[in-house]
C1' cells in the first nucleotide's frame, strides 16, 4: 500500500433520495418566538344579540337570557418536553442486588365518607408616595380560597395479647385500650323517590372533594462489583472511626448535636496532583484489542458566578423568589431592569459548522366535561457535494486509418472507432396537462343496538352513514411534446506503486510520505502528447485503529544486538510431594432471571433498486436454584522419595585472633678497596676523593611471602597462599537411626562487599599519583630516566561503587558419548602396579537440540516448570530537578525539551596494518658507469607577446603527440579578400570553361586578349554524360566544446600468476569449497592428499632470430686442390664459408644421491648446447571517469558574409628564471700527427652515384655502374703500430663570435646544414639526493636506417672490443600467496576526537519581579433556615462573598551562568580504529 471522520483547505461541479452541519469563547448577545389553560371553581368589568320605552332618527334609557372577551381570586401545568458537557475520578455511571429504613400529583382497583358553620383578603372604589419599576393605607366583596366544630372505621401514637415468620437488628396476620385527625362543590337531565305547585334544598348522570388499602408510574437510599494517568504525591483522617443519647429527615445514617471511648484508611496504592461527563454504542481489528463517547436513546451535572431557602406529589426550580459579585441597559440619580449551554439570529473567536422559514395536518405534551387553546417539542421546507446510496453526461454502425497534435531509426508508430457520417434511443432536463393516489385515526352532525338509572333525557360502549379538515404541495408519481440536444473532471505516471515519451532548466527553478531527484542528454523540476486510477467528485491535511508479535493475555525478549539486580539471608507475596477421606470456594453441566429500544449478526417485508425503512431472530456479560467431584482450593489423616537431624570418616591459600621464621630490599656501624657508579635507543639529571658503585661482618626497620603451583583446592560474592597455635562457618561422603512437607523464590527489608577516597591515631623498607629535575620532540604539562609527597601497612570509623564478567539470576526434573584432573566410597585382586563401579566439585573436545551468527552442549545458551529481576531506536543522559542516603567526593531513584535516519550484532568478500608466517623482482646489499655541478642540444614550467596555436602533469607528462615549424606544415596573430562557398550529392538553365598571354596588386584576386572543342546516341534537326558558369535552394564546412555521453586505440600494476565458470557439497544468507594444506617450480608448473570433479582465459608449448650438426641448390657467394694470376679477374670445381630451404637435434632420455618408490632438485657422463639454451613477438579477469573528440570514426551543444574558405606577413625558434631528458668534456687507460686491419645490418631511380679530374675543405666538374649476395651508399671506429705532448686550464675543452666559403631550396633576415682560417668561455669528476645494469649484459667504439628539398646531441636497428659483482633477504620499494586485527568500504592520501571562535536552537540553574491554585487560622458578616415554649422586633449558631496574615503547590519571566545540540570546506593539536606506533577499556 487499508479503513473511519460532525471535518479543514485547493481545484472541478448534473440530478434526486435518506442522513448529517460551533469540535474553537459553559465568550458576550439586538430583536422575536419557545408555558400555558380552565369562565363547567369563584366576584366584577366589557360586549354583539333580542325585546320594551323614548329620540333631534345620530343615539340614549331599561329589562331579559346568555354566546363571547376577560384583568384578578382560586385550581392544575409550570420539576416535563427542549439545551449544554462548566463541574465531577463520585455509588456519577455501568452491571447485580438490598429496603424487615422511604416517599409516589394526575391514572386504575376496592372500601368508606361528604354533616353542619365562620370570618377574611386581591379585584373593585377613594386617597397618598414615586421618574419609572412599583408600594402605603381606608372602606365592600365572591369561590371547589381560608378557619374552627361534628363524624371517624381504616390508617398513625403508646401500652399490650399473639398464631406465625425471618440472614441480624427483627417482622407479624388477627386482637384490646387510650389519645389525637377529614371534606367543595361544578355542570346537566329528570320528577322515579322525597317535599310536592313550579320547581330544587330532592333524585339521577358526570366531573371534582376527603380518609383508607392496594396497584401501576416515577423517584429517594443503601451494597457487591467494575471503571484514567502519575510514587519526582507514602503516609491520610478530628466528625476523624465506633457507642450512648436526643434532634433532624419521606426515609438509615455523624446527617447535627452532647457525651464517651481511641479508632478507621493506606503498597491489593490511601492521601495529593494531572486529565475527564459515564453507558448503550461507534471506528478500527482474523480475533484478543486499542481508539472513541458527534447525530439517536438510557443516566447525571449545569442554566451569568457564588450561597439560600420559599412553593410544592415533585424543585433548592434555564424563560420562578432572596441575598452577595462581575457585566449591560433605563434613570428625574433618590432607584430601577436583565440573564439564549431553547428556536432563528448577531458580534467575537477560528481552518470550520445553516433560515431572524411554513405549519400544528400528523406523532406526543398542558389544560379543559368538550369544542378548543397554546407547543421553535414535533412535522416539514431552505442553505452546504459535509457523508452514504442510486441515475446521468448517450446507443450501434463507422479506416480514406480523414485533419490536426505528439514521437520518429523519416519507413512509420500514436491519440484512434475516436471524431466527422448513417441509423437509433429518451433516462435526465425543458414545456404542457393530468394528480389532491397514500399520510385520517379521531372529533362533530345523524341513525341504530346494548348498559346504568324509574326513564325516552344525559352519559358511556359498539357500529353504520354524512359533511369539513394537509404545512409539505405548483410535491412524489403519470401522460404528451421537443430533442444528442443543457451535463467530467481531479490525481497520479523513479522504486514502494498501476501508468513513458519529448521538450524547457541546468544543485538554479523546483519536487519530496520514506528512499532520495536537480550540477547540459532528468521517466523524479515545469510544460505538452500519450498512459494509469478514481469518478461528482478528486486530491491535500489533520485525527484513530490497522499493518506493529513495535508493550508481545493470545503473541516477545534479556552470554555476544537495548536487558541478569555486585553477592547473600529473609517478612510479605507467589509456587509447591504421595495415598485416603469429607466439602463443593474456583472449574463444569442444566434450568430460571437479567441484559430497555434503537445498532451489530442472521431470515423475510416495504419504497422501481440501493442507501434508508419494518417485522422476527440469534450473540455477549451478571444473578439465583439444582448438580457433577477428575483437577486447583480447603479440613482431617496417613506416608517417606523432597528438606532437615544423627553417627563415622577424610579434603580444603574458608574466616578471626595471637605468636614465629627465613630469603630480599633500603638504611646505620666498622673492615677492604679506588674512581667511577648509575641509566638510556643514545644521553643527561642523580650518587661519589668528605672515598661512593663493588665487597665482608654486625646491626635496625618495614613489607611481602621464591620455589612447592596444577585450566589445583576453598568460599555466596568481593576474595583467600610462610609456619604453628587457638576459636570458628560450609561443603562433600558412608549408614539409614529420627522428625514427618518443615520446601523453593522472595517486592520491601538486613547483611556482606575489590581498589581508589574521606575521618582519626599510629607506622613507614620498597613502591609510588602530584610535584621537581634530566631527556625526546616542531611542541612533549606524556611515553623514558633520576627523585619524590600523599596513598600502599596497622587499630577503629565511614563510602557502597567496578569490563563486580562466565558480560549467562535462583530452583527441580529429564535428554549420546569421549577424555583429562581434585575430594570420598565400594567392587576385583594374596600383594604392588592396575582394572571396573559410584557420588560430589573442576576443565577440553563433541552428538542430538538450539542460535541472526559466533557459538552453547549434562557446569546448556537443549527440553519443561516455579518465583524474582530487566528491556523496548541512537543523542541529549545516567544528565536536570525533586526525593532519600554520605564529613565530604559522591551514590540510589531518574526525566524532558531539542536532534538524527541511523546506533548496534555476528558473520562475509576486499583493502590497509610503524601485525605474523612463505616466496619473489637489479628491490636491497656487492659492483660498474652515471645524473644533480659545467656549456651546448632539447622538452617542459613560468614570464613576455598581436600570436607566442593545442594536447600530455607523480611513477604511467616533460628528445612526448612531432619518423624532423624557412614557405607549406599550421591549428596561432595582423592585415587584404570570398560567402552555396577551397571539398560531396540533386533538380532546372546556359555552353563553352579553365589551362596560354598582357596589364594592376603583397598575393588572393581582378581585368583584358587569343584560342581549342571531349565521349557516346543520332530519325543528322537533335539528345545525353562529363567539364564549366551566372542565379536560387536544400546543405557543405568547423584542428569549435565535452575523452566526464561514446567506438577504437594507448599507457599502467604486470609477463605479475594469477582471474574464473558448470556441476555437486556446504551455509538462512553474503558467500566458501574447488584455487586451502604437504612437498616443488619462473609459473594456479608438476605431484601427493584432500567434497570436490572438471573446464575455461592466462602460464608453458605451437610461431620468429640465434647457437651445433645433416640434406638439397650452388649465382651476383666461396676457393682445398688442378691451371692460372696484379686481381676468386678468369678456366675449373661446390668441399669449406656463406646465403636460401628442408630436416636433425635436448627429453631430466642415462647412471648415482636426496625426496614419500612422486613431482623436483643436486652431482655425473655424453653433448655445439642440460634442466626455461639466448632474445623476441605474443600482456588473462580487471584497475586508474588515466590518455586520445587535434590520426580516425561518432551523440549532443554551439557557429553559419563566419567559430567556414582563401592569401601575403609575422608566430609556434621570444627570455630576469626553475626543471627534465640528453650530448660534449674536464683528459696520459688521455689529446694531435702517421701509417695498418677487422664489422653486421641496411638504403638506393625526381635515387645510390664509381673511376679520373678541381678544390686545404665543405664541395664541385663528370656520368661508369646499379631497381643490386653483382653497381654505389662506404674509408667503419674504438684497436694495433711508430711518433709527439709532460699534468698545465694545457698540443685538454669546445661553447661563443668575427672573416670567407660551400649546399639545398622560389626563397636561408627573423630561422637551415656544412667547411676553411681566426677567436678559444665555463669546466680539474660535481651538495642534498638519485638512475641504470647480472653476460656477449654493464661500459665503450662507430656504421646504417626512417623523417627528410635541406636540416639528428633525438629515434629505430647494427655489429666491434668487452667487464666487475651478488655474502645474503635484516632493511628501503614494488609484487605473490596463507593468516591476525579492523569502527576502513571514495577502501589509511581511511575513519576519526576534543578544546577554541562564529551563528543558531531547546534547557537547566539564578538575586528577585508577576500571575495561578490549595487548605489553614483570624475579622467581617448578606440573605435564609433552625432556636430563644405562639407572634412581631431582637438575639444566637451556622454561612457565601469580602479582608488580614503565614504557608504549599504549580506556572511564566529574570542580569547573569552551566552544560548540551545543530551548522560543504575556520583554528590547535593526533586521543581511538591496524600492535594506531606508549595495547584498549571499566
Nucleotide at each position: 500500500a487499508g479503513g473511519a471522520c460532525g471535518a479543514a483547505c485547493g481545484c472541478u461541479g448534473g440530478c434526486g433520495g435518506c442522513g448529517u452541519g460551533c469540535u474553537u469563547a459553559a465568550c458576550a448577545c439586538a430583536u422575536g418566538c419557545a408555558a400555558g389553560u380552565c369562565g363547567a371553581a369563584c366576584g366584577a368589568g366589557g360586549g354583539a344579540a333580542u325585546u320594551c320605552u323614548u329620540u333631534u332618527c345620530g343615539g340614549a334609557g331599561a329589562a331579559u337570557a346568555u354566546a363571547c372577551c376577560g384583568a384578578g381570586u382560586g385550581g392544575c401545568a409550570a420539576a416535563c418536553g427542549g439545551g449544554u458537557g462548566a463541574g465531577u475520578a463520585a455509588c456519577g455511571c455501568g452491571u447485580a442486588g438490598g429496603c424487615a429504613a422511604c416517599c409516589u400529583g394526575c391514572c386504575u382497583u376496592c372500601a368508606a365518607g361528604a354533616u353542619g358553620g365562620g370570618g377574611a383578603c386581591a379585584a373593585c372604589a377613594g386617597u397618598c408616595c414615586g421618574a419609572a419599576a412599583g408600594g402605603g393605607c381606608u372602606g365592600c366583596u365572591a369561590a371547589u380560597a381560608c378557619c374552627g366544630a361534628a363524624u371517624g372505621a381504616c390508617a398513625u401514637g403508646u401500652c399490650u395479647g399473639a398464631a406465625c415468620c425471618g440472614c441480624a437488628u427483627g417482622g407479624g396476620a388477627c386482637g384490646g385500650a387510650c389519645a389525637g385527625c377529614a371534606a367543595a362543590g361544578a355542570c346537566a337531565g329528570c320528577c322515579u323517590c322525597c317535599a310536592a305547585a313550579c320547581u330544587a334544598u330532592g333524585c339521577u348522570g358526570u366531573c371534582g372533594c376527603u380518609u383508607g388499602a392496594a396497584g401501576a408510574u416515577g423517584g429517594g437510599c443503601c451494597u457487591g462489583c467494575g471503571u484514567c494517568u502519575g510514587a519526582u504525591u507514602a503516609g491520610c483522617u478530628a466528625g476523624u472511626u465506633g457507642g450512648u443519647g436526643a434532634g433532624a429527615u419521606a426515609a438509615c445514617a455523624g446527617c447535627c448535636c452532647a457525651c464517651c471511648a481511641a479508632g478507621g484508611c493506606g503498597a491489593c496504592g490511601a492521601u495529593c496532583a494531572g486529565u475527564a461527563g459515564c453507558c448503550g454504542g461507534u471506528c478500527u481489528g482474523a480475533g484478543a484489542g486499542g481508539a472513541u463517547g458527534a447525530a439517536c436513546g438510557g443516566c447525571c451535572a449545569c442554566a451569568u458566578u457564588g450561597g439560600g431557602a420559599c412553593u410544592g406529589a415533585g424543585a433548592c426550580a434555564c424563560g420562578g423568589c432572596c441575598c452577595a459579585g462581575a457585566c449591560u441597559c433605563c434613570u428625574a440619580c433618590g432607584g430601577g431592569a436583565g440573564g439564549c449551554a431553547g428556536c432563528a439570529g448577531u458580534g467575537g473567536g477560528g481552518a470550520a459548522u445553516c433560515u431572524u422559514c411554513c405549519g400544528c395536518a400528523a406523532u406526543g405534551g398542558g389544560c379543559g366535561a368538550a369544542a378548543g387553546c397554546c407547543u421553535g417539542a414535533c412535522g416539514g421546507a431552505g442553505c452546504a457535494a459535509c457523508g452514504c446510496c442510486g441515475c446521468g453526461u448517450g446507443a450501434g454502425u463507422g479506416a480514406a486509418g480523414a485533419a490536426g497534435g505528439u514521437c520518429u531509426u523519416c519507413g512509420g508508430a500514436u491519440c484512434g472507432u475516436a471524431a466527422a457520417g448513417c441509423u437509433c434511443u429518451g433516462u435526465u432536463g425543458a414545456a404542457g396537462g393530468g394528480g389532491g393516489c397514500g399520510c385520517a385515526c379521531g372529533g362533530c352532525g345523524u341513525c341504530u343496538a346494548c348498559u346504568a338509572c324509574a326513564a325516552g333525557a344525559c352519559a358511556g360502549u359498539a357500529g353504520a352513514u354524512g359533511a369539513a379538515u394537509g404545512a409539505c404541495g405548483g410535491u412524489a408519481c403519470c401522460c404528451u411534446u421537443c430533442g444528442a440536444g443543457g451535463a467530467a473532471g481531479c490525481c497520479a505516471c523513479g522504486g514502494c506503486u498501476a501508468a513513458c515519451u519529448a521538450c524547457g532548466u541546468g544543485c538554479c527553478a523546483g519536487c519530496a510520505g520514506c528512499c532520495g531527484c536537480g550540477g547540459u542528454a532528468a521517466u523524479a523540476c515545469g510544460u505538452a502528447g500519450g498512459c494509469g486510477g478514481c469518478a461528482a467528485g478528486c486530491g491535500u491535511u489533520g485525527u484513530c485503529c490497522g499493518g506493529a508479535a513495535u508493550c508481545a493475555u493470545u503473541g516477545g525478549g534479556c552470554g555476544u544486538a537495548a536487558a541478569g539486580g555486585g553477592a547473600g539471608c529473609g517478612c510479605a507475596g507467589g509456587u509447591g510431594g504421595a495415598c485416603g477421606u469429607a466439602u463443593a470456594g474456583g472449574u463444569c453441566c442444566u434450568u430460571c432471571u437479567u441484559a430497555a429500544a434503537a445498532g451489530u449478526u442472521c431470515g423475510g417485508g416495504g419504497c422501481u433498486c440501493a442507501g434508508c425503512c419494518c417485522c422476527g431472530u440469534g450473540a455477549g456479560g451478571g444473578g439465583a436454584a439444582g448438580g457433577a467431584a477428575g483437577c486447583c482450593a480447603u479440613g482431617c489423616g496417613u506416608c517417606u522419595u523432597g528438606a532437615g537431624u544423627g553417627c563415622a570418616g577424610g579434603a580444603g591459600a574458608g574466616g578471626g585472633a595471637a605468636g614465629c621464621g627465613g630469603a630480599a630490599u633500603u638504611c646505620c656501624u666498622g673492615g677492604u678497596g679506588u674512581a667511577g657508579c648509575g641509566g638510556u635507543g643514545a644521553a643527561a639529571u642523580g650518587c661519589g676523593u668528605a672515598g661512593a658503585u663493588a665487597u665482608c661482618a654486625g646491626g635496625a626497620a618495614g613489607a611481602a611471602c621464591a620455589c612447592c603451583a596444577g585450566u589445583g583446592g576453598c568460599g555466596a560474592a568481593g576474595g583467600c597462599g610462610g609456619c604453628u597455635u587457638u576459636c570458628u562457618g560450609g561443603a562433600c561422603u558412608g549408614c539409614a537411626a529420627c522428625u514427618g512437607a518443615c520446601a523453593c523464590u522472595g517486592a520491601g527489608g538486613c547483611u556482606c562487599g575489590a581498589a581508589a577516597g574521606c575521618c582519626a591515631g599510629g607506622g613507614a623498607a620498597g613502591c609510588g599519583a602530584a610535584c621537581g629535575g634530566g631527556a625526546u620532540u616542531a611542541g612533549a604539562u606524556a611515553c623514558c630516566c633520576c627523585g619524590g609527597u600523599a596513598g600502599u601497612c596497622c587499630u577503629g570509623g565511614c563510602c557502597g561503587u567496578a569490563a563486580a564478567c562466565g558480560a549467562u539470576g535462583a530452583g527441580u526434573g529429564c535428554u549420546a558419548g569421549g577424555u583429562g584432573u581434585g575430594g570420598g566410597u565400594c567392587u576385583c585382586g594374596u600383594g604392588a602396579c592396575g582394572a571396573g563401579a559410584u557420588c560430589c566439585g573442576u576443565g577440553c573436545c563433541g552428538g542430538a537440540g538450539u542460535c541472526a551468527a559466533c557459538g552453547c552442549a549434562a557446569u546448556a545458551a537443549g527440553c519443561a516448570c516455579u518465583c524474582c529481576g530487566c528491556c523496548u531506536g541512537g543523542g541529549g543522559a545516567g544528565u536536570a530537578c525533586g526525593g532519600c542516603c554520605g564529613c565530604a567526593a559522591g551514590g540510589c531513584u531518574g526525566a524532558a525539551a531539542c536532534u538524527c535516519a541511523a546506533a548496534g550484532g555476528a558473520a562475509u568478500u576486499g583493502a590497509c596494518g610503524g601485525g605474523g608466517g612463505c616466496c619473489c623482482g637489479c628491490a636491497c646489499a656487492a659492483g660498474c658507469g652515471g645524473u644533480g655541478g659545467a656549456g651546448u642540444a632539447u622538452g617542459u614550467g613560468g614570464u613576455u607577446u598581436a600570436a607566442u596555436u593545442c594536447g600530455a602533469c607523480g611513477c604511467a607528462a616533460c628528445g612526448c603527440g612531432a619518423a624532423g615549424a624557412a614557405c607549406c606544415u599550421u591549428a596561432c596573430c595582423a592585415g587584404g579578400c570570398c560567402u552555396u562557398g577551397a571539398c560531396a550529392u540533386u533538380g532546372a538553365g546556359u555552353g563553352a570553361a579553365a589551362a596560354g598571354c598582357g596589364c594592376a596588386g603583397a598575393g588572393a584576386u581582378g581585368c583584358g586578349u587569343a584560342a581549342u572543342a571531349a565521349u557516346c546516341c543520332c530519325u543528322c534537326g537533335g539528345g545525353a554524360u562529363a567539364c564549366a558558369c551566372g542565379a536560387a535552394a536544400a546543405c557543405a564546412g568547423g584542428u569549435g566544446g565535452u575523452g566526464c555521453a561514446u567506438g577504437g586505440c594507448u599507457g599502467u600494476c604486470g609477463u605479475c600468476a594469477g582471474c574464473u565458470c558448470g556441476u555437486g557439497u556446504c551455509g538462512u544468507g553474503a558467500g566458501a569449497u574447488g584455487u586451502u594444506g604437504g612437498g616443488u617450480u619462473a609459473a594456479g608448473u608438476c605431484c601427493c592428499g584432500c567434497a570436490a570433479c572438471g573446464a575455461g582465459c592466462g602460464c608453458a608449448a605451437c610461431c620468429c632470430c640465434u647457437g651445433u650438426c645433416c640434406u638439397g641448390u650452388g649465382u651476383u657467394g666461396c676457393c682445398a686442390g688442378c691451371a692460372g694470376c696484379a686481381a676468386g679477374a678468369u678456366g675449373g670445381g661446390c668441399a669449406c664459408u656463406c646465403a636460401c630451404a628442408g630436416g636433425a637435434g635436448a627429453c631430466u632420455g642415462c647412471c648415482g644421491c636426496g625426496g614419500a618408490g612422486a613431482a623436483c632438485g643436486c652431482g655425473g657422463a655424453g653433448g655445439a648446447a642440460g634442466g626455461c639454451g639466448g632474445g623476441g613477438a605474443u600482456g588473462a579477469c580487471g584497475u586508474c571517469a588515466a590518455g586520445u573528440c587535434a590520426u580516425c570514426a561518432u551523440g549532443c551543444c554551439c557557429c553559419u558574409u563566419a567559430u567556414g574558405g582563401c592569401c601575403u606577413g609575422g608566430g609556434c625558434u621570444a627570455c630576469a628564471c626553475a626543471c627534465g631528458u640528453a650530448c660534449u668534456a674536464c683528459a696520459a687507460u688521455g689529446g694531435g700527427c702517421a701509417g695498418g686491419a677487422c664489422a653486421a645490418a641496411g638504403g638506393g631511380a625526381a635515387g645510390c652515384g664509381a673511376a679520373g679530374g678541381a678544390g686545404c675543405g665543405a664541395u664541385c666538374c663528370g656520368g661508369a655502374g646499379c631497381g643490386g649476395a653483382u653497381c654505389c651508399c662506404a674509408u667503419a671506429a674504438a684497436c694495433c703500430u711508430g711518433u709527439u705532448c709532460c699534468c698545465a686550464g694545457u698540443u685538454c675543452g669546445g661553447a661563443c663570435u668575427g672573416c670567407a666559403g660551400g649546399c639545398u631550396g622560389c626563397a636561408a633576415c627573423c630561422c637551415g646544414c656544412c667547411u676553411g682560417c681566426a677567436c678559444g668561455a665555463a669546466g680539474u669528476c660535481g651538495g642534498a639526493a638519485u638512475c641504470g645494469c647480472u653476460a656477449g649484459u654493464a661500459a665503450u667504439c662507430g656504421c646504417a636506417g626512417g623523417u627528410c628539398a635541406g636540416c639528428a646531441u633525438a629515434c629505430u636497428g647494427c655489429g666491434g672490443u668487452g667487464a666487475a659483482u651478488a655474502c645474503g633477504u635484516u632493511c628501503c620499494c614494488g609484487g605473490g600467496c596463507c593468516u591476525u586485527g579492523u569502527a576502513c568500504a571514495c577502501a589509511c592520501c581511511g575513519c576519526c576526537c576534543g578544546u577554541c571562535a562564529c551563528a543558531c536552537c531547546a534547557c537547566g540553574g539564578a538575586a528577585g519581579u508577576c500571575a495561578u491554585u490549595c487548605a489553614c487560622a483570624c475579622c467581617c458578616u448578606a440573605a435564609g433556615c433552625c432556636g430563644g415554649c405562639g407572634c412581631a422586633g431582637c438575639c444566637g449558631u451556622c454561612c457565601a462573598a469580602g479582608g488580614u496574615g503565614g504557608g504549599g503547590g504549580c506556572g511564566a519571566u529574570g542580569a547573569c551562568u552551566g552544560g548540551g545540540g545543530u551548522g560543504a570546506a575556520g583554528u590547535c593539536g593526533u586521543a581511538a580504529c591496524a600492535a594506531g606506533g606508549u595495547a584498549g577499556c571499566c